[in-house]
Context: one part of a larger RNA
RNA sequence: CUGGGCGUAAAGAGCGCGUAGGUGGAUAAGUGUGUUGGAUGUGAAAGCCCCGGGCUUAACCCGGGAAUGUCAUUCAAAACUGCUUGUCUAGAGUGCAGUAGAGGGAAGCGGAAUUUCCGGUGUAGCGGUGAAAUGCGUAGAUAUCGGAAGGAACACCAGUGGCGAAGGCGGCUUCCUGGACUGAAACUGACACUGAGGCGCGAAAGCGUGGGGAGCAAACAGGAUUAGAUACCCUGGUAGUCCACGCCGUAAACGAUGAAAACUUGCCGUUAGGGAUUUUUUCCUUAGUGGUGUAGCUAACGCGAUAAGUUUGUCCGCCUGGGGAGUACGACCGCAAGGUUAAAACUC
Numbered sequence: 001c002u003g004g005g006c007g008u009a010a011a012g013a014g015c016g017c018g019u020a021g022g023u024g025g026a027u028a029a030g031u032g033u034g035u036u037g038g039a040u041g042u043g044a045a046a047g048c049c050c051c052g053g054g055c056u057u058a059a060c061c062c063g064g065g066a067a068u069g070u071c072a073u074u075c076a077a078a079a080c081u082g083c084u085u086g087u088c089u090a091g092a093g094u095g096c097a098g099u100a101g102a103g104g105g106a107a108g109c110g111g112a113a114u115u116u117c118c119g120g121u122g123u124a125g126c127g128g129u130g131a132a133a134u135g136c137g138u139a140g141a142u143a144u145c146g147g148a149a150g151g152a153a154c155a156c157c158a159g160u161g162g163c164g165a166a167g168g169c170g171g172c173u174u175c176c177u178g179g180a181c182u183g184a185a186a187c188u189g190a191c192a193c194u195g196a197g198g199c200g201c202g203a204a205a206g207c208g209u210g211g212g213g214a215g216c217a218a219a220c221a222g223g224a225u226u227a228g229a230u231a232c233c234c235u236g237g238u239a240g241u242c243c244a245c246g247c248c249g250u251a252a253a254c255g256a257u258g259a260a261a262a263c264u265u266g267c268c269g270u271u272a273g274g275g276a277u278u279u280u281u282u283c284c285u286u287a288g289u290g291g292u293g294u295a296g297c298u299a300a301c302g303c304g305a306u307a308a309g310u311u312u313g314u315c316c317g318c319c320u321g322g323g324g325a326g327u328a329c330g331a332c333c334g335c336a337a338g339g340u341u342a343a344a345a346c347u348c
Base pairs, nucleotide, nucleotide: 003320004319005318006317007301008300012316014201015200016199017198021194022193023192025088026087027086028085029084030083031082034080035077036076037075038074039073040072041071042069049065050064051063052062053061054060091191092188093187094186096183097182098181099180103177104176105175106174107173108172109171110154115149116148117147118146119145120144121143125136126135162169163168206247207246208245209244210243211242215241216240220236221235222234223233258315259314261311262310263309266292267291268290269289270288271287272286273285274284275283276282296303297302321348322347323346330341331340332339333338
């Protein structure tokens, strides 16, 4: 390579948009690219394979046949595929009427709590732990009442609830803005699916510049513990956490499960709609989100209409024994940290 695979054994890219490419609905006519059949030509000889023959046999040799091609020319077929033209509406989209939502961005506002400061009351402790100590406090702490400042986060509602492609999103109001779902069926008429490269988004930590800094808290300091204790516990505490702009581009970025389509017993919840029925329930249906489970699948665990089932189905990514190693070298990206791509020797 072929083949076989990718939930947990190696293997689904963190997620999207989309170029090339690959694949692609119904129907009619044409064409004859692929496809199928025939004819002719050619595919040297030797060798291989089959049949027959010659050396006493064999090796060896001789004769005949077969085989050998994405082959060329030509004649024909027209189902499928491609192409051309026309038509269609089931895919896809637009418009219309509604619905729900922590979807995104910006501005403003609110209350609870922590901390600090100011003032009042008040007096000897507070704090902390397994027990303590460091620490704070007669320069009046802790506690309590009133006031002020400032930053960050939004209790209850809250829900295997909702929204988003993923990362993720939760106080309230306003403005700007993306998507989804439902209903009816007006319009377009295959406009679709996937997607190598490419482009964009992308938690936390980290980086640059300038702000901000209440609480928390790497580093650090001290107190304990201990044989030691560069820890776990305690008292402090700086980066950081927050904001603006710009980088970084990685995570157990997980459903460890790529995207899209069709098909395949049921039962019980729940979210947003629609429709019947009855008048408080019951049923039907679409889109999501959970539990259980049939067939089937699976090495088992388990999955099971949200498939890990079925389709000889479409497209992309990835795997090929363990270590060496997601490393070295090179290249590209980055301010750096580092990231992406990615071996071999050797060894078991």
Predicted 3D model of a 348-nucleotide part of an RNA (small-subunit ribosomal RNA, central domain) from a metagenome. Rfam family: Bacterial small subunit ribosomal RNA. Gene Ontology terms of the family: ribosome and structural constituent of ribosome. RNAcentral holds the full RNA, with entries from SILVA.